This is a predicted structure of a 72-nucleotide RNA (transfer RNA) from a Lachnospiraceae bacterium.
Rfam family: tRNA. Rfam classes the family as a transfer RNA.

RNA sequence: UGGGCUAUCGCCAAAAGGUAAGGCAACGGACUCUGACCCCGUCAUUUCCUGGUUCAAAUCCAGGUAGCCCAG
Numbered sequence: 001u002g003g004g005c006u007a008u009c010g011c012c013a014a015a016a017g018g019u020a021a022g023g024c025a026a027c028g029g030a031c032u033c034u035g036a037c038c039c040c041g042u043c044a045u046u047u048c049c050u051g052g053u054u055c056a057a058a059u060c061c062a063g064g065u066a067g068c069c070c071a072g
Stems, first nucleotide, its partner, number of pairs: 001071007010024003018055001026042004048064005
């Protein structure tokens, strides 16, 4: 420098245009003599950034940023 892939909650991770699942962790509760386990509840005005398309965008388009891989 060229090409490809990836970026979603503290961590992992789903969502393929119709308005963000789930697990772990955390917090509150219940249980217990106390703790753990188990059980119930809460937890992303928001998807790397900036624009665009659309009635509607995590999803499509453009340009950036970061990481990884390949080629030189």